[in-house]
RNA sequence: GGAGUCGGCCAGACAGUCGCGUCAUGCUUCGGCAUGCCGAGGAAAGUCCGGGCUCCACAGGGCACGGUGCCAGGUAACGCCUGGGCGGCGCGAGCCGACGGAAAGUGCAACAGAAAGAUACCGCCGAUGGCUCGCAAGGGCACAGGCAAGGGUGAAAUGGUGCGGUAAGAGCGCACCGCGAGUCGGGCAACCGACCGGCACGGCAAACCCCACCGGGAGCAAGACCAAAUAGGGAGACGAUGCCGCGGCCCGCGGUGUCUCCGGGUAGGUUGCUUGAGCGCCGCGGCGACGCGGCGCCUAGAGGAAUGACUGUCGCGGCGCGUACGCGUGUCGAACAGAACCCGGCUUAUCGGCCGACUCCGCGC
Repeated sequence: GGAGUCGGCCAGACAGUCGCGUCAUGCUUCGGCAUGCCGAGGAAAGUCCGGGCUCCACAGGGCACGGUGCCAGGUAACGCCUGGGCGGCGCGAGCCGACGGAAAGUGCAACAGAAAGAUACCGCCGAUGGCUCGCAAGGGCACAGGCAAGGGUGAAAUGGUGCGGUAAGAGCGCACCGCGAGUCGGGCAACCGACCGGCACGGCAAACCCCACCGGGAGCAAGACCAAAUAGGGAGACGAUGCCGCGGCCCGCGGUGUCUCCGGGUAGGUUGCUUGAGCGCCGCGGCGACGCGGCGCCUAGAGGAAUGACUGUCGCGGCGCGUACGCGUGUCGAACAGAACCCGGCUUAUCGGCCGACUCCGCGC
């Protein structure tokens, strides 16, 4: 100098003009007006996980159903984070991960293929027995039988490669690799190493299943309080025992007016509401996530709901021109987005820029 990896951070600044909203105070002709404080994010988003809070349900245990799934730790909790293991990718810094169990059982494997669990289509052999030729040595046949090395099918064919061995073969023997339910050692563990064992029937659990752990439902339109108008409900009084119905009459029952009181719900209002697993700095413990302690800070609470626009200067980036390489000048650009009970995550969107740690390549000392 170039190319990268990881982590953290910012999301233009200032001034002027015109606006927007809550709240407080004052004024008001009740329509508003003035002054003052404050007024979005790193994702406020998707609503995908986890919790707080609230109401409802609930004796305990089990079953069913759903979720999570290497190990250990962190946390209020998690499907998140940290550290480690294993596997894959990268020269590397690093990145990626549905990554428990196939010696419980059931099941599946299209097409092809002989066979997808005990199979032989082509093929090889035929040592041994058989048949046969030959005096014999030996040869031939491929009937019994042996083999699974080679060919062929397939995503996958019963450990792989090589040497030996054999009639041909075969872990039959050996070396290396693989495998193992064995032994020893290390590690809390996942797992790793050494030795041992010729090797024990392969794949799929993103098929059922088994194992371990977790899980009641609904959500701030939760919930709590105050409470009209109208209609309806209950009690009492006025009111005479009236009128109407149950078609004869009596009893009985039901209905019918006015007033007062009571209770429930609706509209509406208040609350829940933002001080919180909070933020900043420092110290300590821990590899780390994180925890503990000290000091300081208060940072929208809102009704479908405000936080904006323009101009100028400066700063930033792209492009063009001129450069005396210091820069000057013109022009263009500046994203994604928008709190509505709160918090922890994940994911997705995002013009640009800054800082730190590290890796690889080239050159110079």
Predicted 3D model of a 365-nucleotide RNA (Bacterial RNase P class A) from Chiayiivirga sp.
A source record names the gene rnpB.